Notes:
A computed fold for a 1527-nucleotide RNA from a metagenome, annotated as small-subunit ribosomal RNA. It matches the Rfam family "Bacterial small subunit ribosomal RNA".
[in-house]
RNA sequence: AGAUUUUGAUCCUGGCUCAGGAUGAACGCGGGCGGCGUGCUUAAUACAUGCAAGUCGAACGAUUUUCAAGUCGCCCGCAAGGGUGAUUUGAAAAGAGUGGCGAACGGGUGAGUAACGCGUGGAUAAUCUACCUAAAAGACUGGGAUAACGUUUCGAAAGGAACGCUAAUACCGGAUAUGCUCGUAGUGGCGCAUGCCACAGCGAGGAAAGGACGCCUCUGUUUACAAGCUACCACUUUUAGAGGAUUCCGCGGUCCAUUAGCUAGUUGGCGGGGUAACGGCCCACCAAGGCUACGAUGGAUAGCCGGCUUGAGAGGGUGACCGGCCACACUGGAACUGAGACACGGUCCAGACUCCUACGGGAGGCAGCAGUAGGGAAUUUUGGGCAAUGGGCGAAAGCCUGACCCAGCGACGCCGCGUGAGUGAUGAAGGCCUUUGGGUCGUAAAGCUCUUUCGGGAGGGAAGAAGGUUUUUACGGUGAAAAUCGUAGAUUCUUGACGGUACCUCAAGAAGAAGCCCCGGCUAAUUACGUGCCAGCAGCCGCGGUAAUACGUAAGGGGCAAGCGUUAUCCGGAAUUAUUGGGCGUAAAGGGCGUGUAGGCGGUGGUGUGUGUCGAUUGUGAAAAACCAGGGCUCAACUCUGGGCUGGCAAUCGAAACUACAUCACUAGAGUGCUGGAGAGGAAGACGGAAUCCCUAGUGUAGCGGUGAAAUGCUUAGAUAUUAGGGGGAACACCCGUGGCGAAGGCGGUCUUCUGGACAGCAACUGACGCUGAGGCGCGAAAGUCAGGGGAGCAAACAGGAUUAGAUACCCUGGUAGUCCUGACUGUAAACGGUCGGAACUAGGUGUAGGAGGCGUCAACCCCUUCUGUGCCGCAGCUAACGCAUUAAGUUCCACGCCUGGGAAGUACGAUCGCAAGAUUGAAACUCAAAGGAAUUGACGGGGGCCCGCACAAGCGGUGGAGCAUGUGGUUUAAUUCGAUCAAACCGAAGAACCUUACCAGGGCUUGACAUGCUUUCGACAGACGAAGAAACUCGUUCUUCCCUUCGGGGACGAUUGCACAGGUGCUGCAUGGCUGUCGUCAGCUCGUGCCGUGAGGUGUUGGGUUAAGUCCCGCAACGAGCGCAACCCUUGUCGUCAGUUACCAGCGGGUUAUGCCGGGAACUCUGACGAGACCGCCGGUGUUAAACCGGAGGAAGGUGGGGAUGACGUCAAGUCAUCAUGGCCUUUAUCUCCUGGGCUACACACGUGCUACAAUGGGUGAAACAACGGGUAGCAAUACCGCGAGGUGGAGCGAAUCCCUUAAAUACACUCCCAGUUCGGAUUGCAGGCUGCAACUCGCCUGCAUGAAGCUGGAAUCGCUAGUAAUCGUGAAUCAGCUAUGUCGCGGUGAAUACGUUCUCGGGCCUUGUACACACCGCCCGUCACACCACCCGAGUGAGGUGCACACGAAAUCGCCGGCCUAACCCGCAAGGGGGGGAGGCGCCUAAUGUGUGCCUGAUAAGGGGGGUGAAGUCGUAACAAGGUA
Repeated sequence: AGAUUUUGAUCCUGGCUCAGGAUGAACGCGGGCGGCGUGCUUAAUACAUGCAAGUCGAACGAUUUUCAAGUCGCCCGCAAGGGUGAUUUGAAAAGAGUGGCGAACGGGUGAGUAACGCGUGGAUAAUCUACCUAAAAGACUGGGAUAACGUUUCGAAAGGAACGCUAAUACCGGAUAUGCUCGUAGUGGCGCAUGCCACAGCGAGGAAAGGACGCCUCUGUUUACAAGCUACCACUUUUAGAGGAUUCCGCGGUCCAUUAGCUAGUUGGCGGGGUAACGGCCCACCAAGGCUACGAUGGAUAGCCGGCUUGAGAGGGUGACCGGCCACACUGGAACUGAGACACGGUCCAGACUCCUACGGGAGGCAGCAGUAGGGAAUUUUGGGCAAUGGGCGAAAGCCUGACCCAGCGACGCCGCGUGAGUGAUGAAGGCCUUUGGGUCGUAAAGCUCUUUCGGGAGGGAAGAAGGUUUUUACGGUGAAAAUCGUAGAUUCUUGACGGUACCUCAAGAAGAAGCCCCGGCUAAUUACGUGCCAGCAGCCGCGGUAAUACGUAAGGGGCAAGCGUUAUCCGGAAUUAUUGGGCGUAAAGGGCGUGUAGGCGGUGGUGUGUGUCGAUUGUGAAAAACCAGGGCUCAACUCUGGGCUGGCAAUCGAAACUACAUCACUAGAGUGCUGGAGAGGAAGACGGAAUCCCUAGUGUAGCGGUGAAAUGCUUAGAUAUUAGGGGGAACACCCGUGGCGAAGGCGGUCUUCUGGACAGCAACUGACGCUGAGGCGCGAAAGUCAGGGGAGCAAACAGGAUUAGAUACCCUGGUAGUCCUGACUGUAAACGGUCGGAACUAGGUGUAGGAGGCGUCAACCCCUUCUGUGCCGCAGCUAACGCAUUAAGUUCCACGCCUGGGAAGUACGAUCGCAAGAUUGAAACUCAAAGGAAUUGACGGGGGCCCGCACAAGCGGUGGAGCAUGUGGUUUAAUUCGAUCAAACCGAAGAACCUUACCAGGGCUUGACAUGCUUUCGACAGACGAAGAAACUCGUUCUUCCCUUCGGGGACGAUUGCACAGGUGCUGCAUGGCUGUCGUCAGCUCGUGCCGUGAGGUGUUGGGUUAAGUCCCGCAACGAGCGCAACCCUUGUCGUCAGUUACCAGCGGGUUAUGCCGGGAACUCUGACGAGACCGCCGGUGUUAAACCGGAGGAAGGUGGGGAUGACGUCAAGUCAUCAUGGCCUUUAUCUCCUGGGCUACACACGUGCUACAAUGGGUGAAACAACGGGUAGCAAUACCGCGAGGUGGAGCGAAUCCCUUAAAUACACUCCCAGUUCGGAUUGCAGGCUGCAACUCGCCUGCAUGAAGCUGGAAUCGCUAGUAAUCGUGAAUCAGCUAUGUCGCGGUGAAUACGUUCUCGGGCCUUGUACACACCGCCCGUCACACCACCCGAGUGAGGUGCACACGAAAUCGCCGGCCUAACCCGCAAGGGGGGGAGGCGCCUAAUGUGUGCCUGAUAAGGGGGGUGAAGUCGUAACAAGGUA
């Protein structure tokens, strides 16, 4: 720091996803040790049991127990003495009580709370403060009770009641107090104000308590004691401090506006009350205020912070542990006590729940520590100790302390350590893979040599301890002195839960200790097997349909490691809410337009203030955390010390440029004025002509109208056409122009009236008056609504006619709302420049509209300058690109509006507006991994342009009709083997009777019909004979050994046994090689370098010509090159040279009836080798002085001379596993192999390819002529003979330019037939034969005789061919025993017609255009319906929760009033009694809970209704994408 994913590819936009870090976690698998941390996130659910707050006898009385001493009594004893009881004193202890202090701390939890609750900074001149510290002063004198206790008594209990006794540091009175409080009024000082401080005066009010060690100086008296003294503790008053607490204020930090208005103690005042204190905090009265768009009120959610986590930061998320604050303590309410509470382990009341009960009543509150149940994915021991730290009480010892310190459980987290180290190749065994060679696990193991952390065993063994106590020393204060007290020291005894722990040492021994996830890309790491769209995986993209690096297993590898993965959540990446740091022409996004309120922003020059701003200083910003530097645990985690930091807030002092405010000026912004011209700007009124339609009348006659073609419609009742007149409504041709005006919508005949705005010129006036503009207000096309008019034309709906498979459409004939006017609504549009408004700046060029100025004497006209509007082109710049470009989408500023993936959805609900239609505002659940923009290359188009091809046209001949042959489909069959479907169909098959043969039936074989190797046994093998059988095969008999030898044996061959293996036309052509078809013999397909583009790509290869051709020329940011084209190759056409047998024979010779027959020849033909020839080379014309084209000459041949071979990059998963080869799978007494027979030859039918015909351009007969290519020894076969013939007999010659196949036929000649189902045609059938072959039944060919079918030129449709071609005629060969050949491949003979031309059909090439296609139009894709599932909306209602208002009832408690009853202290009084004060009790205000009624809000649920989404192969159509077939 990025990456994957939209596309065929690209750039962009944009979402989804991943890699990182974190956690109080949980789950899965696995688990050695230690340290430090941490552990109910859910039910603020309910709690059994134990513990968590006591302490002080140096405040007090009493009780009990024990001990000591004394005194007295009794008993025992001679006595000493012992026992026992009572009592006094002292000491110690216990439990309860009075009293004091504490219990308001510590500990828990986060329900509530959106609040001065928290944070931060201030204020208190508006406050309180126990214990503590310091200072000052004091503590005098009296009094009456009461608990405990005792007696009686009630109650089950909890708990009381009455009477009686007693103490205090409990309670009360009096004294004293220059301090304190209050009143009064004064002086001085100060403050922003209320006011505050200090001092002085007068008056009034108001305190106290003792305890105990020691001592005898003072006092008193018994001479050792206290009432005295001393110090200490406690007490009272006051002041100050420290720490703590209350209150008030500025600022800060959640969401929703689909919550817009809220508020009656409400806001303020006066006066009271209340409080520690200000205050409507409370009350009476008066006034009518207060809050709110800078978000009140309401709803939802939430404890806040230091911090934690993430991040570069800014930010975001979070608020466990630790620390600060707040709130709460079963729920709700209330006060009491107290310095402090409205009190977690206190009280009272109400409620719910639980428990006890004798049914009358009572008790309780773990959100303290453990623990239990429940809930939950999930969270520990009913442990030890006060040794340390801290707290309460105490003078202290000490007691208490689930605070705390420790231990236990849990890998929950962080950190550390270990599971060994070295050596070790035969690269062991084994596993896995394999191309079978090997590779890998792998120095890994074993083996050898070492070490011993940790764990287990044994031994030793801390620090954490400071204090306390005993005795004592020194100094200091006080004191008469000592003691006590304080400081420092010595000394005695003594304190550790953890824990015999940390740590150290010893012995033994590699010994006891490794897993988890992943391996398609992102993302490090791959193979085999299994599975076969199954099982499964998956974070995203996506894997799996028989060769899965993606599933499962194994091996190997990668990563981390006592952990590893998964899940959940948060931040990051995400600049994907953008302050830092985004956007709005087309991707999501500019409001339809204006006006203007609040708000925001704002020209030039002074002066002042000092708001923001800047500087300096001060305070604060707790500690912990984080950072830096050191230190301590062996290191680290952890922890200690110090430092810095802490963006902030506040205060004081200063600066004055900018901002702000105040004020004075200015004129450049803005506006006013005057002059002038332009304009479909607006409103109202009047007028005009053309046209349509209608009416009346005339002329006139048969049609009109309409369409692709028609029909509906109109018309003999006279249309259409035409003439004249009239009526009525609407709209204003030409002018008319990317011309004008308007804010937009929009505005078009002419005239008049009224009226708005803009522009130019002048520079007189005002003096910043400006810009934008949330809400608000106004305007706002068309359609639509309401009311009233109007209605010519047009025309939704509707009707009819067509079209069509249908046609609720497109086309036609009609036609109503509406369109028009008036008034009122609606308020939306692709309301678009898809581009908000204003201002400034930034090259130009060229049109056009309105105005002004200048030069040329005026005018016209031209030129120049300038302002305003409106267009085009274009630079810089910008942009993803397209494009924009002074009219910006450039560079900046100001203000407003809007966007944040697609769908659901502009939908639902709510609200507002509307008569309605509907508009505005405007979600979510759910679902997808895309949706989208621009551009690129293709493909396609019922888009365009150019061009080619037997593509059409022009011709010739066919097919399609008949019979037959042949192949295919289908059907049939035991089998009719298999493959091939534009590019299959006389194709694989250049030859199925058996064989072939792969198919079927039956019969056999099992190392096999065939190959190689090993092994057992035997022997030559072969052959011959016999038996059964359809054969294969089986059984039996007979005969018979080869080579070498070291004599053991070995080898060859054959048989046999067993094992490896053979075999397969079994599957997969979608695993493959090879070969082939097709587009297509079409002219295309690419590359290197350069250039252009962000890029895919483009250029070149496009353009102008030309060609059969990307053939060539010219031009050009291209220059070159390659594969194709062409040429080179074969053949054919002409000539030459050479050669001359088996071919040839002109001349010469010989010979024959005749024949190149012979000698010979080398002329000719021919054969076959080498050459020549043709190149637009020459001439003319056209053309760009080109390429090239047209014409001509010459020539055997002329523009590629004809033909062939030759098939670019690629396409179709095209064809072939059955030619062959081959991976994988399958089979192995069978899917192998052998045999016999059958089948591939079937037959209602359909199709393809052919043959023969339908006849006279013909058939038949006769006689005659002329080829070429080929083949031949298991062969071709002559002469001859036989047969009507097929053929037979026989065999010359020939391995062939020699011999044979081998008579070519059409043709020409002669004769005949005379238009007919024929002397056409030959199918079919019968008989008789021939040939091949083991064998012609299924199922061969041929011959003769006889038979003589359909068929008289073929519907729709369709095929071939452009010259030696079509047509027609015969001929040869391969395969082959024979043949189904009419097929195929060749050969020659005879030998035409036509092409105007490219409109159309088909196919193709190039350019261009559109595209939502890219599997590429056989594409894509829309909606209803049907089915399944999911979430949602409405819904008669039902039920629940929250909350408002009103009323009723009203506990406890405070406060107030009363208080006839009760009452110790004080007062009066001799007393009785009275008073004051207090209380019980009663009443009142207020009020929790509760009840009733009525609203509102939010979940849940519901018959039924509604649309939406999703779902490989359902139905109907074809709306969109091409002109998508009606843009």